[in-house]
RNA sequence: GCCUUCGGGGCAGGGUGAGGGCCCAUAGGGCCCAAUUCCCGAUCGGCGGUUAGAGCCCGCGAGCGUUGCGACGCACGACCCGGUGUAACUCCGGGGCCGACGGUACAGUCCGGAUGAAAGAAGGC
Numbered sequence: 001g002c003c004u005u006c007g008g009g010g011c012a013g014g015g016u017g018a019g020g021g022c023c024c025a026u027a028g029g030g031c032c033c034a035a036u037u038c039c040c041g042a043u044c045g046g047c048g049g050u051u052a053g054a055g056c057c058c059g060c061g062a063g064c065g066u067u068g069c070g071a072c073g074c075a076c077g078a079c080c081c082g083g084u085g086u087a088a089c090u091c092c093g094g095g096g097c098c099g100a101c102g103g104u105a106c107a108g109u110c111c112g113g114a115u116g117a118a119a120g121a122a123g124g125c
Stems, first nucleotide, its partner, number of pairs: 001125006013040003019033006042109002044099002046060004055097002063074004079095005101112003
């Protein structure tokens, strides 16, 4: 340098009922369906780096727009305490936090773009 393959996981259980349907029918009352999104609770964690192992330290990818391609622009979340140790915001103990876009009763987890793409990894020549 060329080729091949691989390359993302997750709502158990319960509460409420916006909304809808049926029955009685004077008022109103009763029953059923109904948010994996709201509430309690549960659960998941790509890739490379790092004196020591990471969702939350550094960086990359995934998203949106422009482009014939390279690439560029925009957007881009989250951690502390204690312990051990030469060394750990990475391990152990404890407490906490974060999570693109569209759909839909308001979504990290459902449906969708996506049997996609990519950071990258392994192997072959």

Model confidence (mean pLDDT): 89 of 100.
The RNA shown here (FMN riboswitch aptamer (RFN element)) has 125 nucleotides and comes from a soil metagenome.
RNAcentral holds the sequence, with entries from MGnify.